[in-house]
Molecule: c-di-GMP-I riboswitch aptamer
Organism: soil metagenome
RNA sequence: GACAAAGGCAAACUAUCUGAGAGGAUAGGGCGCAAAGCCACUGGUCCACGCGGCAUGAAACAAUGCCGAUGGACAGCAGGGUUCCCGAA
Numbered sequence: 001g002a003c004a005a006a007g008g009c010a011a012a013c014u015a016u017c018u019g020a021g022a023g024g025a026u027a028g029g030g031c032g033c034a035a036a037g038c039c040a041c042u043g044g045u046c047c048a049c050g051c052g053g054c055a056u057g058a059a060a061c062a063a064u065g066c067c068g069a070u071g072g073a074c075a076g077c078a079g080g081g082u083u084c085c086c087g088a089a
Base pairs, nucleotide, nucleotide: 001086008033009032013028014027015026016025017024018023031076037082038081039080041079042078043077044074045073046072047071048070051068052067053066054065055064056063
């Protein structure tokens, strides 16, 4: 970053599996992507089985909601790091 060339990846959705969940994997499928290759470092967004607490609950339990810490996810949210095809302007 080209009305180039050779290629690549694969959104939504569907099916199966997996996870408490966000999500992930595989197959189909293509919305798109010059890194939509890889990496959770920074910000952001999302999840909460479990832990501590508060409230409702006559009491107790269950259940529901809220708060906190902590843990997790997203690289196709942005930045950053890193690797890579081509070689016109």